[in-house]
RNA sequence: GCCAGAUUAGCUCAGUUGGUAGAGCAUCGGUUUUGUAAACCGCAGGUCAUCAGUUCGAAUCUGAUAUCUGGCU
Numbered sequence: 001g002c003c004a005g006a007u008u009a010g011c012u013c014a015g016u017u018g019g020u021a022g023a024g025c026a027u028c029g030g031u032u033u034u035g036u037a038a039a040c041c042g043c044a045g046g047u048c049a050u051c052a053g054u055u056c057g058a059a060u061c062u063g064a065u066a067u068c069u070g071g072c073u
Base pairs, nucleotide, nucleotide: 001072002071003070004069005068006067007066010025011024012023013022019056028042029041030040031039049065050064051063052062053061
């Protein structure tokens, strides 16, 4: 330099042929316990990496940029 892939909650990841953004773990609160842990119940937490475009409507489609990973030279 070229090619491909990834970027979504604190962490690990779903979400596909565009139509209300989710799970597990963690945090917080509650029940239980003499207490702790475990177990159970509940709450909260997202400008879906950034900027533009297409569309009535974009996490999803298109382009550019950034970071990371792999391959080729």
A computed fold for a 73-nucleotide RNA from a Candidatus Altimarinota bacterium, annotated as transfer RNA. Its mean pLDDT, the model's own confidence on a scale to 100, is 80. Its Rfam family is "tRNA". About the family: Transfer RNA (tRNA) molecules are approximately 80 nucleotides in length. The family's RNA type in Rfam is transfer RNA. It was read from a public genome assembly. The source organism's lineage runs through Bacteria, Bacteria candidate phyla and Candidatus Altimarinota.